[in-house]
RNA sequence: GGGAGCGUAGCUCAGGGAUAGAGCGCUCACCUUAUAAGUGAGUGGCCGCGGGUUCGAACCCCGCCGUUCCCACCA
Numbered sequence: 001g002g003g004a005g006c007g008u009a010g011c012u013c014a015g016g017g018a019u020a021g022a023g024c025g026c027u028c029a030c031c032u033u034a035u036a037a038g039u040g041a042g043u044g045g046c047c048g049c050g051g052g053u054u055c056g057a058a059c060c061c062c063g064c065c066g067u068u069c070c071c072a073c074c075a
Stems, first nucleotide, its partner, number of pairs: 001071007010024004025043006048064005
C1' cells in the first nucleotide's frame, strides 16, 4: 500500500428497513443465625463518529476512527 471481518447495556452476544433484546452483572426485598444458592421486583445503550438514500436507518450507500486477520512491499 491492497483486501476481508468486527464495533449494539458494565461484560459476552442477538437483532440485517417500521417502538432496541437475551444471558451474566448491578440494586432492593424475601429466604438463612449468616453467607452462597434460590425466588420476586427493579436497573440499564439516541446501536463507534460524520454525511447520504428513504415517509421511516442499528440495518442500505459513502467517508473517517478503532480493532482483528490475510496479501504485497521496505528494512
The RNA shown here (transfer RNA) has 75 nucleotides and comes from Limimaricola cinnabarinus.
It matches the Rfam family "tRNA". It is annotated as a transfer RNA.
The sequence is in RNAcentral, with records from ENA.
NCBI's taxonomy places the organism under Bacteria, Pseudomonadati, Alphaproteobacteria, Paracoccaceae, Limimaricola.